RNA sequence: AGUUCCAUAGUUUAAUGGAUAAAACAAAAGUCUUCUAAACUUUAAAUUUGAGUUCGAUUCUCAAUGGAACUA
Numbered sequence: 001a002g003u004u005c006c007a008u009a010g011u012u013u014a015a016u017g018g019a020u021a022a023a024a025c026a027a028a029a030g031u032c033u034u035c036u037a038a039a040c041u042u043u044a045a046a047u048u049u050g051a052g053u054u055c056g057a058u059u060c061u062c063a064a065u066g067g068a069a070c071u072a
Stems, first nucleotide, its partner, number of pairs: 001071007010025004018055001027043005048064005
C1' cells in the first nucleotide's frame, strides 16, 4: 500500500426489513438467614458516527472511525 471480515447493556451472545431491541453472567435494591454464601423477586443499563433506499432499518447501500486476519 491492497484485499477481506467485525463493531448491539460492564462482559459474552441473540434479533435475515414490521418496532416495548431478547437472554446469560456481572451490578444495585429487597425477601430468607444470627451473619455470610446460596436461592427467589424487582430495578437500571446497549445498536460506533454520518448520509442514502424504504411506509418502516440492528438488518440493505455508501462514506468515515476503530479493531482483526491475509498478501506485498
A computed fold for a 72-nucleotide RNA from a Clostridia bacterium, annotated as transfer RNA. Rfam family: tRNA. About the family: Transfer RNA (tRNA) molecules are approximately 80 nucleotides in length. The family's RNA type in Rfam is transfer RNA.